This is a predicted structure of a 355-nucleotide RNA (Bacterial RNase P class A) from a Chitinophagaceae bacterium.
[in-house]
RNA sequence: GUUGCGGGACAGGUUAUCGGUCCGGGUUUAUCCCCGGGCAGGAAAGUCCGGACAGUACAGGGCAGUGCACCGGUGAACAGCCGGGUUUCGCCGCAGGCGGAAACAGAUAGUGCCACAGAAAAUAACCGUUUCGCCGCAAGGCGGAAUAAGGGUGAAAACGUGAGGUAAGAGCUCACGGCUGCCGGUGGUAACACCGGCAGGGGGUAAACCUUGCAUGCUGAAAUGCCACGUAUACUAUCGCCAGAGGGCGGCCCGCCCGAUGAUAGAGGGUAGGCAGAUUGAUUCCGCUGAGCAAUUGGCGGAACAGAUAAAUGAUAACCCACGACAGGAUCCGGCUUACAGGCCCGCAACAACC
Numbered sequence: 001g002u003u004g005c006g007g008g009a010c011a012g013g014u015u016a017u018c019g020g021u022c023c024g025g026g027u028u029u030a031u032c033c034c035c036g037g038g039c040a041g042g043a044a045a046g047u048c049c050g051g052a053c054a055g056u057a058c059a060g061g062g063c064a065g066u067g068c069a070c071c072g073g074u075g076a077a078c079a080g081c082c083g084g085g086u087u088u089c090g091c092c093g094c095a096g097g098c099g100g101a102a103a104c105a106g107a108u109a110g111u112g113c114c115a116c117a118g119a120a121a122a123u124a125a126c127c128g129u130u131u132c133g134c135c136g137c138a139a140g141g142c143g144g145a146a147u148a149a150g151g152g153u154g155a156a157a158a159c160g161u162g163a164g165g166u167a168a169g170a171g172c173u174c175a176c177g178g179c180u181g182c183c184g185g186u187g188g189u190a191a192c193a194c195c196g197g198c199a200g201g202g203g204g205u206a207a208a209c210c211u212u213g214c215a216u217g218c219u220g221a222a223a224u225g226c227c228a229c230g231u232a233u234a235c236u237a238u239c240g241c242c243a244g245a246g247g248g249c250g251g252c253c254c255g256c257c258c259g260a261u262g263a264u265a266g267a268g269g270g271u272a273g274g275c276a277g278a279u280u281g282a283u284u285c286c287g288c289u290g291a292g293c294a295a296u297u298g299g300c301g302g303a304a305c306a307g308a309u310a311a312a313u314g315a316u317a318a319c320c321c322a323c324g325a326c327a328g329g330a331u332c333c334g335g336c337u338u339a340c341a342g343g344c345c346c347g348c349a350a351c352a353a354c355c
Stems, first nucleotide, its partner, number of pairs: 001351008010342001012320007020039007041326001045337002048335005053220004060254004065216005070084005085104001086102007105211002110209002112205003126151002128147008159177006179200009224276004235266005246258004283304009321324001
């Protein structure tokens, strides 16, 4: 220098003219006018996860449902993030190192399922092997029983190797190895690792039902609280007036409540304005500094920060450059995911040239 991978920060600029919206002032009426100031994003997006806040029958009991699932830390909280463990994959110069991935509780509670092939997918006899009976001169044939060593099928076939054993065989027995569970010791906060002992006999699948543990009521800013204005508690039909028609209330039940100025239908009448919630907060950025491997967090100093309700953040022109992508608030915040022109910075790897 080129290429690739990973991470970070940026996301056209300046000037002029004409606007929009909010706040302050002129102004102690003001929606008009004047002056000054603020005015989208890294994702404002998807609405996937977690909270704040609000309402509710102020959740009281039960049920259903849902979520999570190795350990520790972080934090308001989380399915996020950080560190570690285990399993597994890849690479290398292979006692080891480096990097990636994981819905990573339970298959020894129970039930189900396992395509094709195959005799059989979990009550394994197709070929083969052994033995017994019958038939046959014999080769062999037929039938019964035993056998999971060998063959064959398959993604997967009933722990592996060796020895003993047997009619032939088999964890049938033994040794070593491996696996699962339990106990003890050492190290570690823990997951777990290592060592020793005992027991067991087992296919896989829980992103199948299910079981175990923990958490969880539901709704969602069109939540919700309040002010002002108007009104027909009239009319018609039917039913009903406490022995009550009918109705309301959390996902459901137990349960609770309203009800005559009632309920359903008809035809009509009225209103359709405003305030709060609501934008300064678990806030963001910069500098110095402390704790921690890190995520994260403490201290000091400084700076910044849209708030609309038909809904502003724009339009036009000129110039400059690297020629401008994805996209725009609607209660707020922390994450995740997805979209994105262009150049910039940092780290790692490979290659090339030069010293």

A source record names the gene rnpB. The source organism's lineage runs through Bacteria, Pseudomonadati, Chitinophagia, Chitinophagales and Chitinophagaceae. The prediction has a mean pLDDT of 76. Its Rfam family is "Bacterial RNase P class A". From the family's description: Ribonuclease P (RNase P) is a ubiquitous endoribonuclease, found in archaea, bacteria and eukarya as well as chloroplasts and mitochondria. The sequence is in RNAcentral, with records from ENA.